A computed fold for a 101-nucleotide RNA, annotated as TPP riboswitch aptamer (THI element). The prediction has a mean pLDDT of 76.
[in-house]
RNA sequence: CACACCAUAUAGGGGUGCUUUAAAAGGCUGAGAUGCACAAAGUGCAAACCCUUUAACCUGAUACGGAUAAUGCCGGCGUAGGGAAUAUACGGACAGAUUGA
Numbered sequence: 001c002a003c004a005c006c007a008u009a010u011a012g013g014g015g016u017g018c019u020u021u022a023a024a025a026g027g028c029u030g031a032g033a034u035g036c037a038c039a040a041a042g043u044g045c046a047a048a049c050c051c052u053u054u055a056a057c058c059u060g061a062u063a064c065g066g067a068u069a070a071u072g073c074c075g076g077c078g079u080a081g082g083g084a085a086u087a088u089a090c091g092g093a094c095a096g097a098u099u100g101a
């Protein structure tokens, strides 16, 4: 703090990078870097994954510091500003969830 947490149903939100090669097959980190289409170098759709206010992700950012073959790869920024949910059943269960020391 408790329908809070888990579960189920329906609904929704998000990201998809760096590098090698003529191409394919690959390498790095990660939960996730997939596939298809096209007026085209980005957009859209779908799958998988994550998240739905105890918050995934975005902005700041073509920024700052540290690493690396390279990249949000790591860290601060960050008590920042935004950001998507309802229901059911005591079913898990009278057991719990989260935070601090």
Stems, first nucleotide, its partner, number of pairs: 001096001005092002007088004011052004017028003034046005057082003064075003